Notes: A computed fold for a 476-nucleotide part of an RNA from Cinchona calisaya, annotated as small-subunit ribosomal RNA, 3' major domain. Model confidence (mean pLDDT): 83 of 100. The RNAcentral record of the full RNA draws on SILVA. The source organism's lineage runs through Eukaryota, Magnoliopsida, Mesangiospermae, Rubiaceae and Cinchona.

Context: one part of a larger RNA
């Protein structure tokens, strides 16, 4: 000096407690582990693996298997030779490719040849998703947005090494004060950024308001108050009052604010820590293949299934289901797109066509709600699984293995054992929307987005983890 401890004192934190909804029981999706197979590529394994790489696997991707083919190669820079490219027709093949026939010469020139392409040789070399993440950079996850981690003088100490950083107090904070052999200083903390909440100003189309017209809407004609949209400022500082405190920091009450003491969130992660993850983004030493561990090509497989786990969707219903009617959103996307109207189809869906390169025009119906029918406590008008048959769309291609749509079928499931998770306010709960990848799509997953909108917090003994300071210690 650490590190530990079923020692001690204090402190936080959805950590417990209080409380609401789950997971664990069914079905399914989807991911992992087993097994299985020709092959089921490959990597991630406590928290910090498992709806993770993967912002979408029929072909492609694609790394993986059986098979058919190539060897200077699918790509790259040089050397030497032909020949511009390139364009069509036959034949064999599952394709890749091989074989055979015709057509055609353009551009630049100093008339030698060149550029770019295409193809034959040689030889250098490419090629590697192949090995080592315990040889790397790089990015990354944790601990943790927890309050910490340190330099430089200076002084103590034979030294390691202490102080400083430690005492009261105070904070979300090593925030701050205030004493102090210690004065400073960085790094981290807070601030400076972005959204959102109020106003002012400034701008007024594609938005908004009156008006004119209409069964309505689209429309005309005026306006710049308002909503809104975009910029650009203001505005939040314990600034004011009171009590408390040490006359400090600060706290606790209160005025006045749209906002009150970090206003809500978000971005921002210190020195380190785990030889933590990644040689499958990429880079990269070293090994290793080189007629193959390289390339190409049709097929299959990554999707198999007796099971174990994790994540999540749907329920098990009457605070509900099923039918009709009615009402309010934000934030997003579109030209190889979104696609309105009309027809036709019971339904996915065809047709037909105007609009909009978008504050105009489409996607677009928001749903949970309200009003009304009808069902009466059931395995039911709940629940939808799997199965059959008939279709529809994308796409060369839908059998392995996409979605969607009608009809028929109607499985487990009556709220779930030990255990165990998330969440303190526009938060949990529920409800619909959008978006990226993307022809399609296995999306129930990812990020957004808005409606409705709670309950409970006594308090710190306890459990988990954390910070600090202290006295132990056979560890280092």
């Nucleotide at each position: 000096u650490g590190a530990c401890g079923g020692g001690a004192a204090c402190c936080c934190a959805c950590a417990c407690a209080a409380g609401c909804g789950g997971u664990g029981g069914a079905g399914c999706a989807u991911g992992u582990g087993g097994u299985u197979u020709a092959a089921c590529u490959c990597g991630a394994u406590u928290c910090a693996a498992a709806g993770c790489g993967a912002a979408g696997a029929a072909c492609c991707u694609u790394a993986c298997c059986a098979g058919g083919g190539c060897u200077u190669a699918a790509c790259a820079u040089a050397c030497c030779g032909c020949g511009a490219a390139c364009c069509c027709u036959c034949u064999u093949g599952a394709a890749a490719a091989a074989a055979a026939g015709g057509g055609g010469u353009g551009c630049c020139u100093u008339c030698g040849g060149g550029a770019a392409c295409g193809u034959g040789g040689a030889c250098a070399u490419a090629g590697g998703u192949a090995g080592u993440g315990c040889a790397u950079g790089g990015c990354u996850g944790u601990c943790a947005u927890c309050a910490g981690c340190u330099c430089g003088u200076g002084u103590c100490g034979u030294a390691a090494g202490g102080u400083g950083u430690u005492c009261g107090g105070u904070u979300a904070a090593g925030u701050c004060c205030c004493g102090c052999a210690a004065c400073g200083a960085g790094c981290g903390u807070a601030a400076c950024c972005c959204u959102c909440a109020u106003g002012u100003u400034u701008a007024g189309u594609u938005g908004c308001c009156a008006u004119u017209g209409u069964u309505g809407a689209g429309u005309u004609u005026g306006g710049a108050a308002c909503c809104c949209u975009g910029a650009a400022c203001a505005g939040a500082c314990u600034g004011c009052c009171g009590g408390u405190g040490a006359u400090a920091a600060g706290u606790c009450g209160g005025a006045g604010a749209a906002a009150g003491g970090u206003g809500a969130g978000g971005a921002u992660g210190a020195c380190g820590u785990c030889a933590a993850g990644u040689c499958a983004u990429c880079a990269u030493g070293c090994c290793c293949c080189u007629u193959a561990u390289g390339c190409c090509c049709a097929u299959g497989g990554c999707g198999g299934c007796a099971c174990a786990c994790g994540u999540g969707c749907u329920a098990c219903a009457a605070u509900g289901g099923c039918c009709g009617g009615g009402a309010c959103a934000a934030a997003g996307g579109g030209u190889c797109a979104c696609u309105a109207u009309c027809c036709c189809g019971c339904g996915a869906g065809g047709g037909u066509a105007a609009g909009c390169u978008a504050a105009c025009c489409c996607c677009a119906a928001a749903a949970a709600c309200c009003c009304a029918u009808c069902c009466u406590c059931a395995g039911u008008u709940c629940a939808u699984a799997u199965u059959a048959c008939a279709g529809g769309c994308u796409g060369c291609a839908a059998c392995c293995c996409a979605c969607c749509u009608a009809c028929a079928u109607c499985a487990a499931g009556c709220c779930a054992g030990a255990a165990u998770c998330g969440c303190u306010a526009g938060u949990a709960a529920u409800c619909g929307u959008c978006g990226g990848u993307c022809a399609g799509u296995c999306a129930u997953a990812c990020g957004g987005c808005g409606g409705u909108g709670a309950a409970u917090c006594c308090g710190u003994u306890c459990c988990u983890g954390g910070g600090c300071c202290u006295a132990g210690u056979a560890c280092a």